[in-house]
Context: one part of a larger RNA
RNA sequence: GGUAUAUGGUGGAUGCCUUGGGAGAAGUAGCCGAAGAAGGACGUAGUAGGUUGCGAAAAGCCUCGGGGAGCUGCCAAACAAGCUUUGAUCCGAGGAUGUCCGAAUUGAGAAAUCUUCCCGGUUUAAAGACCGGGAAUCUCCCGCCGUGAGGCGGGUUGAAGGGUACCUGCUGAACUGAAACAUCUUAGUAAGCAGAGGAAAAUAAAUCGUAAGAGAUUCCCUUAGUAGUGGCGAGCGAACAGGGAAAAGUCCAAACCGGUUUUUACCGGGGUUGUGGGACCCAUAUAAUCGACGUGAAAAGAUAGGAGAACGAACCUGGAAAGGACGACCAUAGCGCGUGACAGUCGCGUAUCCGAAAUCUAAGUAACAGAGAGUUGGUGUUCCCGAGUACCACGAGACACGUGAAACCUCGUGGGAAGCUGGGGUGAUCAUACUCCAAGACUAAAUACUACUUCUCACCGAUAGUGAACUAGUACCGUGAGGGAAAGGUUAAAAGAACCCCGCAAGGGGAGUGAAAUAGAACCUGAAACCAUAUACUUACAAAAAGUCAGCGUCCCGACGCAAGUCGGGAUCAUGGCGUGCCUUUUGUAGAAUGAGCCAACGAGUUAGCUAUAUGCGGCAAGCUUAAGGGUUAAAACCUGGAGGCGUAGUGAAAGCGAGCCCUAACAGGGCGAUUAGUCGUAUGUACUAGACCCGAAACCGAGUGAUCUAUCCAUGGCCAGGGUGAGUCCACCUUAAACGGUGUGAGGAGGCCCGAACCAGUUCACGUUACAAAGUGUUUGGAUGAGCUGUGGAUAGUGGUGAAAUGCUAAUCGAACUCGGAAAUAUCUGGUUCUCCUCGAAAUAUAUUUAGGUAUAGCCUCUGUCUCAGAGCAUGGGAGGUAGAGCACUGGAUGGGUUCUGGCGACUUCGGUCGUCAGCCCCAAAUAAACUCCGAAUUCCCAUGUGUGUUGGCAGGGAGUCAGACUGUGGGGGCUAAGCUUCAUAGUCGAAAGGGAAACAGCCCGGAUCAUCGUCUAAGGUCCCUAAAUUCUAGCUAAGUGGAAAAGGAAGUGGAAUCUCCUAAACAAUCAGGAGGUUGGCUUAGAAGCAGCCAUCCUUUAAAGAGUGCGUAAUAGCUCACUGAUCUAACAGAGAUUCUGCGCCGAAAAUGUAACGGGGCUCAAGCUAGAUACCGAAGACAUGGGCUUGUGCUUUGCACAAGCGGUAGAGGAGCGUUCUUCGUGCGAUGAAGGUGAAUCGUGAGGUUUGCUGGAGCGCGGAGAAGUGAGAAUGUUGGCAUAAGUAACGAAUUAGCCAGGCGAGAAACCUGGCCACCGAAUAUCCAAGGUUUCCUGGGCAACGGUAAUCGUCCCAGGGUUAGUCGGCCCUAAGCCGAGGCGCAGCAGCGUAGGCGAUGGCCAGCUGGUUCAUAUUCCAGCACUCCGUGUACUUGUAUUCUAGUGCGCGCUGUAAAGAUUUGCAGAAAACUAUGAUUUAUUUCUGCAAGGAAUAGCAGUGACAAGAAAAGCUAGAAGCUUAUGGUGCAUGGAACCGUACCGCAAACCGACUCAGGUGGAUGAGGCGAGAAGCCUAAGGUGAUC
Repeated sequence: GGUAUAUGGUGGAUGCCUUGGGAGAAGUAGCCGAAGAAGGACGUAGUAGGUUGCGAAAAGCCUCGGGGAGCUGCCAAACAAGCUUUGAUCCGAGGAUGUCCGAAUUGAGAAAUCUUCCCGGUUUAAAGACCGGGAAUCUCCCGCCGUGAGGCGGGUUGAAGGGUACCUGCUGAACUGAAACAUCUUAGUAAGCAGAGGAAAAUAAAUCGUAAGAGAUUCCCUUAGUAGUGGCGAGCGAACAGGGAAAAGUCCAAACCGGUUUUUACCGGGGUUGUGGGACCCAUAUAAUCGACGUGAAAAGAUAGGAGAACGAACCUGGAAAGGACGACCAUAGCGCGUGACAGUCGCGUAUCCGAAAUCUAAGUAACAGAGAGUUGGUGUUCCCGAGUACCACGAGACACGUGAAACCUCGUGGGAAGCUGGGGUGAUCAUACUCCAAGACUAAAUACUACUUCUCACCGAUAGUGAACUAGUACCGUGAGGGAAAGGUUAAAAGAACCCCGCAAGGGGAGUGAAAUAGAACCUGAAACCAUAUACUUACAAAAAGUCAGCGUCCCGACGCAAGUCGGGAUCAUGGCGUGCCUUUUGUAGAAUGAGCCAACGAGUUAGCUAUAUGCGGCAAGCUUAAGGGUUAAAACCUGGAGGCGUAGUGAAAGCGAGCCCUAACAGGGCGAUUAGUCGUAUGUACUAGACCCGAAACCGAGUGAUCUAUCCAUGGCCAGGGUGAGUCCACCUUAAACGGUGUGAGGAGGCCCGAACCAGUUCACGUUACAAAGUGUUUGGAUGAGCUGUGGAUAGUGGUGAAAUGCUAAUCGAACUCGGAAAUAUCUGGUUCUCCUCGAAAUAUAUUUAGGUAUAGCCUCUGUCUCAGAGCAUGGGAGGUAGAGCACUGGAUGGGUUCUGGCGACUUCGGUCGUCAGCCCCAAAUAAACUCCGAAUUCCCAUGUGUGUUGGCAGGGAGUCAGACUGUGGGGGCUAAGCUUCAUAGUCGAAAGGGAAACAGCCCGGAUCAUCGUCUAAGGUCCCUAAAUUCUAGCUAAGUGGAAAAGGAAGUGGAAUCUCCUAAACAAUCAGGAGGUUGGCUUAGAAGCAGCCAUCCUUUAAAGAGUGCGUAAUAGCUCACUGAUCUAACAGAGAUUCUGCGCCGAAAAUGUAACGGGGCUCAAGCUAGAUACCGAAGACAUGGGCUUGUGCUUUGCACAAGCGGUAGAGGAGCGUUCUUCGUGCGAUGAAGGUGAAUCGUGAGGUUUGCUGGAGCGCGGAGAAGUGAGAAUGUUGGCAUAAGUAACGAAUUAGCCAGGCGAGAAACCUGGCCACCGAAUAUCCAAGGUUUCCUGGGCAACGGUAAUCGUCCCAGGGUUAGUCGGCCCUAAGCCGAGGCGCAGCAGCGUAGGCGAUGGCCAGCUGGUUCAUAUUCCAGCACUCCGUGUACUUGUAUUCUAGUGCGCGCUGUAAAGAUUUGCAGAAAACUAUGAUUUAUUUCUGCAAGGAAUAGCAGUGACAAGAAAAGCUAGAAGCUUAUGGUGCAUGGAACCGUACCGCAAACCGACUCAGGUGGAUGAGGCGAGAAGCCUAAGGUGAUC
């Protein structure tokens, strides 16, 4: 270290629970608001915070009711102080109060703030301060004035704003569907806007219909997925009629009459209709009924409540009784909840009954009373009956209806009627007929939706159910719109652990409480991952899907036994055999292809539809069935309801006819029918429409939010050390008539000039890359008076802006921002898809396809029903055919030879011809072909007969999956007769197939796994060892480790076969000797003699000897060969050549390591060839036993027999388990569920029993309903690992050390000393931003990258003082904007007016003081404005309003120059006085090293440089107070003020090497604000 067991930790699953949610039913309500809403801010209690309530009258005040003993809300206790039977707290009704914001309304504004005017009041002498009331805008009305446009005044007119859904109207998408897309669809949806109500809208026929009629609207059912419409695609889709709910009808205008007066009008009467009505006129009668104005209930209900039956202090268990046991009782009450476990009789309640001072409801209703209204008939050449209307044309919209034959309805533009003898409609239009009366208005109910109250649930139970059971729209994130969590449980009761011990504490050990403390507050149960401790066994020569099978040893337990021991069980395990996870996707994965760190919980085929179809079951049946609705009920059930649907008859285009019909003139013939079963419900399969199995886009559209980043622009401010160059111009001088020319070490100071800091930028290299940093650091670099940089405020917005233009930027986002919504967009794509067993079991093909990784139909699978011997195979018989092969007869290409013939060409010719050559025909020979065939198989295919009874075939119907295939053999194409290549055909295997063999090895060989067996026999393949079986036998071969990789080519390797030659007349080999002469052949050559080269290559002597085989020489020479003889020589017998063939050899070089038999190793073999016998060898076959399926049979609920049981996609069948419901029946404190072990049963999913834990619920059987089963989705959430005690601890060369102190503890805290660092900053002061971080005391859990006594952390207390500083006043860019313009709406623009600093204006300085503030407090000395009193004074006066004119004030940039500055006079400001100067910057003295970018003045340049208030002056007007001056006296409110502020407090998620505007900014060296060193001051930076 491993395994096992035990005990713990961690963690928070599981079980149980529920305060909270979800869904529905009924009832009630359906608006609130200028009488100030909704919603908030801030306050409010004796005590901090949150929440609830309330509002300065502040967890409350008053009155009236209820109620009846305690109370001062809750988290949340405690203390203090109180109230209450003289009735508190509490509940209900009505009143009072009700800060500030918000429509927000005096004005303004950055919501909860600031501020003005008028009236009244308090205080004051007055001002100021405080309190109360009023003052916005629009609209309407009234009054007055004016000729009028208009003006003035008044008003208890009304509006505004908010509100989830529902409603009406205006505007109006896109994704999507159409497998693309444009008409179309999505959809008049989403969204925006306007408006209304408790409902809204619609509504009383210019309706519908058809020859019959109905009689407003709305809603439900049905008609009906019908008629239609439609790229006639996808889709869209009525109406009439019928059944129900609810029911309700009315009023004007006009004609005519009357009245008024301001006579183109108003008011009253009249009148309101379509078989036309009314007026007018005539005649006649006086009813029913309706009803203005007024008075005005009762009963009931709502908002508080009251009464309300019946057990036991006895027994058992227990901490506790409601449990058990025993005996009682009530019940119009046995709903429910609680009480220490399960309660009719303990508590609250429940059934039932009773109750309201006040307000509300119905409701100004019922009722009463009653002005008044109200009838009928007749006549008709009178009058009236809704005009820019109807209608028409064109263009649109809307109607189910897309322009269509397109009516009807509604708009826009242009035309433009009739008038009852009239007009509209009836789907173009016309006629006829019928029907209705437009161009005016109102109208309840039935319908839609929401909140609340009560009740209910086969809804959830803390990862569920609302996002939210808890301080939740909270914390937190974002500039903003917006986004948005986690988090429940001690106990019956806190009885929440007194006291002791260890420890600084945290924490722990005792003690005590309690039934229990392993219920101890991190608290019920307490799983797993993960981390430990103890014990047993095991492990240091040993490799690896981690297991499995066998098995030595050690340890433990049980039974039996006296013991030894035997038997059984368990833990561990030496050693050996075999053995490459799971899922997905694939032809194919151990795959080094995908996915998962591990564990727990969650996580995917559902639901709806009188839709369609099939099957099972059930009801009724020539019929079946209701829908909406109604009745009833606690809830269901039930009853009713026949509208409607399907069926009962078909056929035809239809009229129609009808067991027939149609085609035809008709017959015939043919087509479709007739000889019958449906329908309703339910369950299941499948389809369709819906998000439709789950997760997943990039995108599209709508409405909003963003210019705190960045781009550009506008307004107003600020900044740029130092050094250099030296333009124009001027001046001087020279030249010149004059100069425009020249010279100048004259003046001057230009420039998108030069060098170089700040500042801005970002060139190079390096570092960094889980960083210091989501863009930095170091070095280096570019610009640095300009098209410069920068602060503050503002403008431009996504179909857009901005862009010195890079597709750049627009908040770490940009080829179209972000947020929310349409929305669950769509996804022919990828991934994932959860329990078991049983039966069968594919495909990777054809056709079509904007199709090729998709889909449809067919093929192949399955299930059901039905028909049948029809099927495969085999045998026989008959037929079809043009392949393999073969052939050359055709076609095509190609070769050799011959030739009497024919032709061309050439040469020669004696011109007769001859010869040569090339072709053609012909002949001979030998060949060739996928697109040649005179021929021609095998196999195959078709038919017939026989055999064949198999889960074979046909038909019909339900359900699929499959359309990527792979290799091997064979036959072909393509390719290179390349590919593990590609493409066909055919067979097999894999796919979807395990087992044996091939070392290992989907596709090869053998063979198809139902389960068991330490049984038997075999297949392929094997039998020396690894390793089961022959070191078996016979005959050969191989020497190469060939076997156990390879070619052309090469070789006296070796075996076999054949042929030829030589040889005892002596072969072959070896040794000795000869190898000569003509001649140095001729030529050539310097030479050439056998041997450079050319020609010739004879003769002679010989046993033999080439005019020479090779070496050699300058040439000779020399050596040698051919050839010959001898020896050998008899003591020797074979030798040579060629061909075929078996087995070998060379040819033969690769990368970690032998590594080309699987290894050892093997040689008459353990190799190869041929043969023989035996054995081994599989999940095959057999044997024995068990299970299941199907079939058959039988003595039928079990047996027997037969056949069978590999399996992916897929079809079918049978079951297990989970949650809930119901009926029945049980268990439980003597211990439920859950957790954790053990035993046991079942083929399995699973079941049962039991020990421990646990402490209150849980089963079983039947039936039912589902949020019903997880290991994978880079799944979701939580927990815990791993890397790992590893990297790092945030700069750099600023750095610490010592001593003392406090303290439990000191590298870091405090004090001191030394040392070090910054010093144009790391010093000091402001602005922004932050918002208490400031100071003091106390503390150290967490935070601080370590420790901490310290802190910017935690707790508590304290701290910010203003007439003069800033705001408050004024205006800029810009913004808002009364009226107004303009417009679908919201919006937009803009006048008056207002707001708005970054600018203008504006009165205070020095010193002191606190732990913390100071131009604020204090001291001293000043100044400004506004009052009052008093005295004096004043006419060129002052104030206010309006207009006009002139000024001050402000007014850019650059460079140069002069002057001042110190110290002292107590400092500065300030005032007065004096002095100086034309005037201003004050002055004096002393001193002098000494500035400047500040201030002042002047000059120059061109690009020509805010506004208003304020101040000054003047005019009109006004006129003894509202002026001025002196003195005295009073007032000056409100807001900011702490602290950080180049940073540990701001912006960057951090105590972050980054970013952040302005002012001061000393000394030395130096041109310098560079650089280096230092002062003041600060610091040593959290390991």